[in-house]
RNA sequence: UUUCAUCAAGAGUGGCUGAGGGACGGGCCCUGUGACGCCACAGCAACCGGUUCGCAUCGUGCGGAUGCCAGGUGCUAAAUCCCACUCCCAAGAACGGGGGGAAGAUGAGA
Numbered sequence: 001u002u003u004c005a006u007c008a009a010g011a012g013u014g015g016c017u018g019a020g021g022g023a024c025g026g027g028c029c030c031u032g033u034g035a036c037g038c039c040a041c042a043g044c045a046a047c048c049g050g051u052u053c054g055c056a057u058c059g060u061g062c063g064g065a066u067g068c069c070a071g072g073u074g075c076u077a078a079a080u081c082c083c084a085c086u087c088c089c090a091a092g093a094a095c096g097g098g099g100g101g102a103a104g105a106u107g108a109g110a
Base pairs, nucleotide, nucleotide: 001110002109003108004107005106006105007104012041013040014039015038016037020030021029022028025083026082027081042076043075044074047072048071049069050068051067052064053063054062055061056060080103085100086099087098088097089096
């Protein structure tokens, strides 16, 4: 860089430091009652991995509420915090609901 899958659930304390942070723009929010970052420990989840049973199978795949485990990642304010581009419904000053896309995050593969 690209492909596929997922993104309304879930899970925080302490130490160091000291002013920003929530990707970008707008909004809104968090923050000296200590942000971001780093470290330690704890936790969540189950993508990969391991393992068990059933079914189908050449390979292998599917399923068992979420099988079971937790080794590799990841994550632990707010729906990916909301919106952004487009379409539909509603409305017709504004306000609303839904579908798709873009961007982003994470995993697995190339």
Model confidence (mean pLDDT): 81 of 100. This is a predicted structure of a 110-nucleotide RNA (SAM riboswitch aptamer (S box leader)) from a soil metagenome. The RNAcentral record of the sequence draws on MGnify. Of the family's consensus pairs, 97% are formed in the model.